[in-house]
Overview:
A computed fold for a 73-nucleotide RNA from a Microcaldota archaeon, annotated as transfer RNA. Its mean pLDDT, the model's own confidence on a scale to 100, is 80. The organism belongs to Microcaldota, within Archaea.
RNA sequence: GGCCUCAUAGUGUAAUGGAUUAGCACAAAGGCUUGCGGAGCCUUUAAUCGGGGUUCAAUUCCCCGUGGGGCCG
Numbered sequence: 001g002g003c004c005u006c007a008u009a010g011u012g013u014a015a016u017g018g019a020u021u022a023g024c025a026c027a028a029a030g031g032c033u034u035g036c037g038g039a040g041c042c043u044u045u046a047a048u049c050g051g052g053g054u055u056c057a058a059u060u061c062c063c064c065g066u067g068g069g070g071c072c073g
Base pairs, nucleotide, nucleotide: 001072002071003070004069005068006067007066010026011025012024013023028044029043030042031041032040049065050064051063052062053061
């Protein structure tokens, strides 16, 4: 330098055939329970890497960039 691939809550991940309220688990906060704690149960908060484009509608498709990983030279 070229090519491929990945980027979603604090963490790990699903949704990618364009339209579901962006879901699940752990974590966090509050409550119930308990002599205290833990466990258990209930509730709540929080996310699509950045910019642009296509579209009635983009996490999803296209372009550029940033960062991680891999291959070739």